[in-house]
RNA sequence: GAUUUAUAAAGAAGUGGCGAGAGACUGGCUCUAUGACCCACUGGCAACCAUCAAACAAUUUGAAAAGGUGCCAAAUCCUGUCUGAAGCAAUGUCGCUUUAGAGCAUAUAAAUU
Numbered sequence: 001g002a003u004u005u006a007u008a009a010a011g012a013a014g015u016g017g018c019g020a021g022a023g024a025c026u027g028g029c030u031c032u033a034u035g036a037c038c039c040a041c042u043g044g045c046a047a048c049c050a051u052c053a054a055a056c057a058a059u060u061u062g063a064a065a066a067g068g069u070g071c072c073a074a075a076u077c078c079u080g081u082c083u084g085a086a087g088c089a090a091u092g093u094c095g096c097u098u099u100a101g102a103g104c105a106u107a108u109a110a111a112u113u
Base pairs, nucleotide, nucleotide: 001113002112003111004110005109006108007107008106013042014041015040016039017038021031022030023029025080027078028077043072044071045070048068049067051063052062053061054060055059076105081102082101083100084099085098086097087096088095
């Protein structure tokens, strides 16, 4: 890097360093010299793996937070493709707004390769 499965409206920030972009991509919108993003340290959140207990066919439920990861602006910030609902506009068109569902993409974990 690829594949599969699961999760993604909850939760959790201080200090120091650096110095210009950052939020994956599109369009929006937002954050940012009152120093973002990133890095280090400390702290925290969560509970995927691992651990413990119970039931068990697969597996499920619960506990704990010392270990391996992850995370700590905004819903994965919203959005994109398809389907439906409501409203507006138009009637040579299939648009705009709101909303529901599914999907794509992305991120993380675990397993396989």
Molecule: SAM riboswitch aptamer (S box leader)
Organism: Sphingobacterium hungaricum